The RNA shown here (FMN riboswitch aptamer (RFN element)) has 109 nucleotides and comes from a soil metagenome. The RNAcentral record of the sequence draws on MGnify. Its mean pLDDT, the model's own confidence on a scale to 100, is 86.
């Protein structure tokens, strides 16, 4: 270097209303690389842009306490955030672009 497979998840049960999984109570989810094990550190993917096709730029969130050599990771507790387009009524969770791409992982030669 070629070449194979893998590679996203989650609204229970209530209120309001003609209508809401989208509003309120309140429930669930947490892709990939690092590192003391991470959805909130450091970085990348997906999603928009822009352009000289690869780069570039936009995009979200955490603090105490304890342990220890070391943990904004694990224990305790208390918060927080989640792209775009669709909808009778505002969406992480319903439908979609997607049986897609992809970061990347595992094996074979």
């Nucleotide at each position: 270097g070629c070449u194979u497979u893998c590679g996203g998840g989650g609204c229970a049960g209530g209120g309001u209303g003609c209508a809401a999984u989208c509003c309120c109570c309140g429930a669930c989810c947490g892709g990939c690389g690092g590192u003391a094990g991470a959805g909130c550190c450091c970085g990348c993917g997906a999603g928009c842009c822009c352009c000289c096709c690869g780069g570039g730029g936009c995009a979200g969130a955490u603090c105490c306490g304890g342990u220890g050599u070391g943990a904004u990771u694990c224990c305790g507790g208390a918060g927080c955030c989640g792209a775009c387009g669709g909808u009778g009524a505002c969406a992480g969770u319903c439908c979609g672009g997607a049986u897609g791409g992809a970061a990347g992982a595992a094996g074979g030669c």